[in-house]
Small-subunit ribosomal RNA, central domain from an uncultured bacterium, 345 nucleotides, folded computationally.

Context: one part of a larger RNA
RNA sequence: UUGGGCGUAAAGGGUUCGCAGGCGGUCUUACAAGUCAGUUGUGAAAGCCCGAGGCUCAACCUCGGUAAGCAGAUGAAACGGUAAGACUUGAGUUAAGGAGAGGGAAGUGGAAUUCCUAGUGUAGCGGUGAAAUGCGUAGAUAUUAGGAGGAAUACCAGUGGCGAAGGCGACUUUCUGGCCUUAAACUGACGCUGAGGAACGAAAGCGUGGGUAGCAAACAGGAUUAGAUACCCUGGUAGUCCACGCUGUAAACGAUGAGUGCUAGGUGUUGGGAGUCAAAUCUCGGUGCCGCAGCUAACGCAAUAAGCACUCCGCCUGGGGAGUACGUGCGCAAGCAUGAAACUC
Repeated sequence: UUGGGCGUAAAGGGUUCGCAGGCGGUCUUACAAGUCAGUUGUGAAAGCCCGAGGCUCAACCUCGGUAAGCAGAUGAAACGGUAAGACUUGAGUUAAGGAGAGGGAAGUGGAAUUCCUAGUGUAGCGGUGAAAUGCGUAGAUAUUAGGAGGAAUACCAGUGGCGAAGGCGACUUUCUGGCCUUAAACUGACGCUGAGGAACGAAAGCGUGGGUAGCAAACAGGAUUAGAUACCCUGGUAGUCCACGCUGUAAACGAUGAGUGCUAGGUGUUGGGAGUCAAAUCUCGGUGCCGCAGCUAACGCAAUAAGCACUCCGCCUGGGGAGUACGUGCGCAAGCAUGAAACUC
């Protein structure tokens, strides 16, 4: 609970697409269900409310009056609606250009770690605060040559770019999505939002089959310590990687839903355009910083708003109990989604 809110106090759904629904640009004409105007009927009496009056007041009583609502007929046509017609600025198409780690697949390269083989070479190496476990005379570490294999792509690299979000970083080929600019040829409101629904969705985890260099939960050992189920060290398995399938959660954050319009400036940067010999300058789209008005409890936000407005959706309503119990749905499981109460302060 007809209220006020949601950056940090409780509160923006992880993200997008989209059925229903809600909302919707400019002009003309018609209609009149919404709307509006006066009118008629009804709205029993008592009571309530308003105004008078009577018991000395009041309670009490008497008189008068009023309302939405519903129905009928009449009228108005600005607004909203419906129908018809027209328009171009919203939206889309087209043409010519442009940037990009956007996505999928296949292939290729170099650096480094590890391992293997061979050469040189000899007693140490490694590790730490200090050590020890560990490795090494069966020749290690170091160094040279060759080979194997997996994973990641130094520099470029940038409050740089792209993507709806999650996210994306070597190079080449191929398939493919979106975006920006200029022109204004075409369509002519085709739009916005979006309960349910669908799709996507880091990491970890799960299933089947591969792969495994490095790293590394668990685990083992060595230290530290009063203890040390840790921090440090030596090892090390799942996992990390690939294919297919599942899971569906995150401080999924800008802790800020989407869309549209309006509201001082200054200064970087990125992609276009106009302009110029080159500049300056102007302009459109992104991405940062500073800052006015305004807003804010303050911090701060400030054309990328948390300002001024409108439309639609989601959510909040004291702390704990509790994101628990129960029920239901989904899942192989782990669990996820929905989601209380008693009691207590």
The coordinates come from a structure-prediction model, not an experiment, and the mean pLDDT is 86.